[in-house]
Molecule: TPP riboswitch aptamer (THI element)
Organism: Marinobacterium jannaschii DSM 6295
RNA sequence: GACAUUCCUAAGGGGUGGCACUGUAUUUCGCAGUGCCUGAGAUGCCUGCUGGCAAACCCUUCGAACCUGAUCCGGAUGAUGCCGGCGUAGGGAUAGGACCAAGUUCACUU
Numbered sequence: 001g002a003c004a005u006u007c008c009u010a011a012g013g014g015g016u017g018g019c020a021c022u023g024u025a026u027u028u029c030g031c032a033g034u035g036c037c038u039g040a041g042a043u044g045c046c047u048g049c050u051g052g053c054a055a056a057c058c059c060u061u062c063g064a065a066c067c068u069g070a071u072c073c074g075g076a077u078g079a080u081g082c083c084g085g086c087g088u089a090g091g092g093a094u095a096g097g098a099c100c101a102a103g104u105u106c107a108c109u110u
Base pairs, nucleotide, nucleotide: 001105002104003103006098007097008096009095010094011060012059013058014057017037018036019035020034021033022032023031024030043054044053045052046051066091067090068089072085073084074083075082
């Protein structure tokens, strides 16, 4: 300077990928370890049915948290919803209290 609420309590909703190397097993991408990529978040435990539970994180109708479309389309990559489209699409989970410029973000200075 710009934007606009912010915090707390309880309740609820959600996702948890991808590859590289090494070892081992085996002729298929299984297991273990070490790393890396993007993110707010890719964690841990149980089970042996591939699901479940918990923590952290995010979101709760001012709803792009997240799901469907989707084994989608274009671009990039070692690879992946990695980026963009799709998206003025269709779904999607709440109550109370406190506070009144707290908060978020950009630039400059120390």